[in-house]
Overview: A computed fold for a 352-nucleotide part of an RNA from an uncultured prokaryote, annotated as small-subunit ribosomal RNA, central domain.
Context: one part of a larger RNA
RNA sequence: CUGGGCGUAAAGCGUACGUAGGCGGACCAUUAAGUUAGGGGUGAAAUCCCGGGGCUCAACCCCGGAACUGCCUCUAAAACUGCUGGUCUUGAGUUCGAGAGAGGUGAGUGGAAUGAGUGGUGUAGCGGUGAAAUUCGUAGAUAUCAGGAGGAAUACCGGAGGCGAAGGCGGCUUGCUGGGGCCAAUCUGACGCUGAUGCACGAAAGCGUGGGGAGCAAACGGGAUUAGAUACCCCGGUAGUCCACGCCGUAAACGAUGAGUACCAGCUGUAUACUGUAUAAUAUAAAGUUAUGUGGCGCAGUUAACACGUUGAGUACUCCGCCUGGGAAGUACGGUCGCAAGACUAAAACUC
Numbered sequence: 001c002u003g004g005g006c007g008u009a010a011a012g013c014g015u016a017c018g019u020a021g022g023c024g025g026a027c028c029a030u031u032a033a034g035u036u037a038g039g040g041g042u043g044a045a046a047u048c049c050c051g052g053g054g055c056u057c058a059a060c061c062c063c064g065g066a067a068c069u070g071c072c073u074c075u076a077a078a079a080c081u082g083c084u085g086g087u088c089u090u091g092a093g094u095u096c097g098a099g100a101g102a103g104g105u106g107a108g109u110g111g112a113a114u115g116a117g118u119g120g121u122g123u124a125g126c127g128g129u130g131a132a133a134u135u136c137g138u139a140g141a142u143a144u145c146a147g148g149a150g151g152a153a154u155a156c157c158g159g160a161g162g163c164g165a166a167g168g169c170g171g172c173u174u175g176c177u178g179g180g181g182c183c184a185a186u187c188u189g190a191c192g193c194u195g196a197u198g199c200a201c202g203a204a205a206g207c208g209u210g211g212g213g214a215g216c217a218a219a220c221g222g223g224a225u226u227a228g229a230u231a232c233c234c235c236g237g238u239a240g241u242c243c244a245c246g247c248c249g250u251a252a253a254c255g256a257u258g259a260g261u262a263c264c265a266g267c268u269g270u271a272u273a274c275u276g277u278a279u280a281a282u283a284u285a286a287a288g289u290u291a292u293g294u295g296g297c298g299c300a301g302u303u304a305a306c307a308c309g310u311u312g313a314g315u316a317c318u319c320c321g322c323c324u325g326g327g328a329a330g331u332a333c334g335g336u337c338g339c340a341a342g343a344c345u346a347a348a349a350c351u352c
C1' cells in the first nucleotide's frame, strides 16, 4: 500500500461555518479528454518465465521463444463520466399565510427565602450530632414583631415537555435579533452534499485588571471519630462562586454512535402545525393512511453478545476524521499557542 474496522473490545475531531479538493438531479444536442476496439512505432542488453543445449550433476554458462502488463501515434465507436450549448422542476433556495418555543443579547422590575444591621417584646438557654464537643448567649442570644440596606438564585407551573450546531438555555415586562417546522405553490432554475488547511463558538475550574460579596465553600483553624484520621460528621472560614472587559480551549464536551441522500412491517405515547368532525359561538375535545420533532415497544435485517431496529448499530452511495497488541505514554524532545497553569502536535530505547 492492499485489506479489515471505529455504541460497549484500539478507533467519530466538543460543535458549527467554510477554502481547496472529492462527489453530484431530469431531458436533448455537440465534442472526443477519460473509456472501448483495431493497426503502427518504441519498450537496449542482462534479469524473470517457457523450450533446447554445454561444463560427469547442480550452481553457472549458451541459443531460441514468450514477456517487458508501459509510453507515443493513427483509424474507428459514442453507451457511461467529463467539456460545450440548450431546455426542465422533483434537489436547493425565494415568496405568501397562520403559528410554537427556558434560542441569543441589552435594559427595567416582582415576590419568597438566607445571613448581617437598627428598634420593640421577652428570658435562659440556643445550636449541633449516632452520641457529643468546639462555637453562640445575662455586654440579653435562640424565638417573635416592625420598617430599612444588600447580594445571589428564580418554588409552584415543570412534563419521558420545548428551544439551540454544540457548549447550553427557566420569575415577569420590554428594545434589538438568529434559527427551525407547517399550509399554499409565487419566483429562481442544480444555485447541491461533504469538507484537508483555516476561521468562529465552546461547561466547570483556572488566570489578568477593576468592581461586588448574602448564601455556599477548595485551602486553612478548631471540635469529634479512630490504633492513627493530613478524611467521612460538626463549628468556623479565605480564594472562588456574581458583574464588566480580556485570556484559557479542556470534560464520561456521551447517544461513549461524524455529516448528507435514497430505500426498507407495524403498534403506542407526546409536542407543534395542518386537515377535519362535534357542541350555538369564543373555545375545548374526539379523529387523521398528513408533515416535522421527541419517547417507549417491535418485524425483516444487523450484531461476538448486550442490544440496534424509518431518530438504525438495516440496505446502498458520497465526502471527511480516526484505529492497527499491552506497558513505557498522550510522556520525552522539537515546534506552535498561552501571562501562567498548561494546551495542541507527538516518538523511541527498553519491557511483556
Base pairs, nucleotide, nucleotide: 003324004323005322006321007306008305012320014201015200017198021194022193023192025088026087027086028085029084031082033081034080035077036076037075038074039073040072041071042070049065050064051063052062053061054060091191092188093187095184097182103177104176105175106174107173108172109171110154118146119145120144121143125136162169163168206247207246208245209244210243211242215241216240220236221235222234223233258319259318260317261316262315263314266297267296268295269294270293271292272291273290274288275287277285278284279283301308302307325352326351327350334345335344336343337342
Its Rfam family is "Bacterial small subunit ribosomal RNA".